[in-house]
């Protein structure tokens, strides 16, 4: 330099053909316990890497750009 993949909650990942963004773990609160752990119930947490466009509507489609990984040279 060329090609491909990935970027979504604190972490690991879903949400495939456009229609209000979810799970597990972690955190916090409560119950249980003499207390802790475990268990159960609940709560909070994300303008989806950034930008522009298409659309009534974009995590999803198009383009530009940034970062990471892999392959080729």
């Nucleotide at each position: 330099g060329c090609c491909g993949a990935a970027g979504u909650a604190g972490c690991u990942c879903a949400u495939c053909u456009g229609g209000u963004a979810g799970a597990g773990c972690a955190a916090c609160u409560g119950a249980u316990u003499c207390g802790u752990a475990a268990u159960c119930a609940g709560u909070a947490g994300g303008u989806a890497g950034g930008g522009u466009g298409u659309u009534c509507a974009a995590u999803u489609c198009a383009c530009c750009u940034c970062u990471u990984c892999g392959g080729c040279a």